[in-house]
Context: one part of a larger RNA
RNA sequence: CUGGGUGUAAAGGGAGCGCAGGCGGGUCUAUAAGUCGACGGUGAAAUCUUCCAGCUCAACUGGAAAACUGCCGCCGAUACUGUAGAUCUUGAAUAUGUCAGAGGGAAACGGAAUUCAUGGUGUAGCGGUGAAAUGCGUAGAUAUCAUGAAGAACACCAGUCGCGAAGGCGGUUUCCUGGGACAUUAUUGACGCUCAUGCUCGAAAGUGUGGGGAGCAAACAGGAUUAGAUACCCUGGUAGUCCACACCUUAAACGAUGAAUACUAGGUGUCGGGUCGAAAGACUCGGUGCCAAAGCUAACGCAUUAAGUAUUCCACCUGGGGAGUACGAUCGCAAGGUUGAAACUC
Numbered sequence: 001c002u003g004g005g006u007g008u009a010a011a012g013g014g015a016g017c018g019c020a021g022g023c024g025g026g027u028c029u030a031u032a033a034g035u036c037g038a039c040g041g042u043g044a045a046a047u048c049u050u051c052c053a054g055c056u057c058a059a060c061u062g063g064a065a066a067a068c069u070g071c072c073g074c075c076g077a078u079a080c081u082g083u084a085g086a087u088c089u090u091g092a093a094u095a096u097g098u099c100a101g102a103g104g105g106a107a108a109c110g111g112a113a114u115u116c117a118u119g120g121u122g123u124a125g126c127g128g129u130g131a132a133a134u135g136c137g138u139a140g141a142u143a144u145c146a147u148g149a150a151g152a153a154c155a156c157c158a159g160u161c162g163c164g165a166a167g168g169c170g171g172u173u174u175c176c177u178g179g180g181a182c183a184u185u186a187u188u189g190a191c192g193c194u195c196a197u198g199c200u201c202g203a204a205a206g207u208g209u210g211g212g213g214a215g216c217a218a219a220c221a222g223g224a225u226u227a228g229a230u231a232c233c234c235u236g237g238u239a240g241u242c243c244a245c246a247c248c249u250u251a252a253a254c255g256a257u258g259a260a261u262a263c264u265a266g267g268u269g270u271c272g273g274g275u276c277g278a279a280a281g282a283c284u285c286g287g288u289g290c291c292a293a294a295g296c297u298a299a300c301g302c303a304u305u306a307a308g309u310a311u312u313c314c315a316c317c318u319g320g321g322g323a324g325u326a327c328g329a330u331c332g333c334a335a336g337g338u339u340g341a342a343a344c345u346c
Stems, first nucleotide, its partner, number of pairs: 004317003007300002012314001014201004021194003025088007033081002035077003039073004049065006091191001092188003095184005103177007110154001114150008125136002162169002206247006215241002220236004258313006266291011295302002319346003328339004
């Protein structure tokens, strides 16, 4: 390079935007770069192949042919690709109307619970466990009532629900704001798809500065358990969890399934629109589940939300260990991230 693959065997980048690049809808005209054909030139010799011949044969050698699949020139062809022009509306986008939604940001407010504080009632226990003990309590706890303070999370509704590119998003109200669906087909007229490098976003934990700190809780301390118990259980408890700003950039970041388009039986739920209908419901567009046909698959299973049939583009894989390590480079305050071998060994 050809070829084969990537749900679970090695392998889909965490996600999006997007320059270059690659690929790209219908019709007509021109051109003739790619493409195809004819002809001409060249493509040294040797080698290779075929035939003939010479050394007794062969290797070897000589002759002839073929080949050298290429390049250049010229004359043609015009289906496809390209280029230029014109045009179209179905892809894409826009406009108008309607709609659903935990989509994002900011602010304000609310009740339940918890803990704490103060006061009242009240008295000897409370708490905790498999059983206990540490712990709390006569300096009056636990329980109960009232008042106050604080921080965090938002029961029910709640759903195989909904929204978002992914991460993710859930009390209520207001303000700002992104995306989507459907309907009318009005406008533009291929404006599209994908995307190395790049840029942006990116759970949790962690980091810096400043706040905050109720509950929970790494570390830590004590009590148990145990042969031991640096654990599981219990009593405490600091970082952290929360907020602002700035970093970090990783996850079983999972549907372990890249994005886009077209096509290929159905059945049954559900969410959001539309048409018809008095309703039941039927049809239709978009999402989200389950079951299942053809087909696919090593099997499991997938099956119009494909892992089926095809096309385009990107990413990635090539035995296990060594190793996501070393070295180098680069990013980071650090922790560490990204890139990423080899010896050796089975």
A computed fold for a 346-nucleotide part of an RNA from an uncultured Chlorobiales bacterium, annotated as small-subunit ribosomal RNA, central domain. Its mean pLDDT, the model's own confidence on a scale to 100, is 89.